[in-house]
Predicted 3D model of a 100-nucleotide RNA (Bacterial small signal recognition particle RNA) from a Chloroflexota bacterium. Its Rfam family is "Bacterial small signal recognition particle RNA". A reference for the family is Rosenblad et al. (2003), "SRPDB: Signal Recognition Particle Database", Nucleic Acids Res. By type it is a non-coding RNA gene. The source organism's lineage runs through Bacteria, Bacillati and Chloroflexota. It was read from a public genome assembly, where an Rfam model found it.
RNA sequence: AGUCGGGUCCCGUGCGGCGGAUGCUGUUGAACCUGGUCAGGUCCGAAAGGAAGCAGCCAUAAGGCAGAUGUUCCGGGUGCCACGGGGGUGCCUGGCUCUC
Numbered sequence: 001a002g003u004c005g006g007g008u009c010c011c012g013u014g015c016g017g018c019g020g021a022u023g024c025u026g027u028u029g030a031a032c033c034u035g036g037u038c039a040g041g042u043c044c045g046a047a048a049g050g051a052a053g054c055a056g057c058c059a060u061a062a063g064g065c066a067g068a069u070g071u072u073c074c075g076g077g078u079g080c081c082a083c084g085g086g087g088g089u090g091c092c093u094g095g096c097u098c099u100c
Stems, first nucleotide, its partner, number of pairs: 001097008009086006015079002018075004024067005034059004042051003
């Protein structure tokens, strides 16, 4: 110097990881505007009975906390990741040949 590759670059697909949300389990969780049971008391009734229903208790909703898993979704200046396609100005790098 030539030539043949690879990387850097772009696009697509996918994988892992990080973050958020969601799903699972447990726990907690409503003066009243959730439910059940409703002491006491209240109301209706001549009575028998009935009605509504506070507190309490129980079960829970929205939500909170914790745990396990990685179900699903979303996001990125995530990754000396994988595959395919594109590109060949420049840079890096490897092989071969030639010349000095």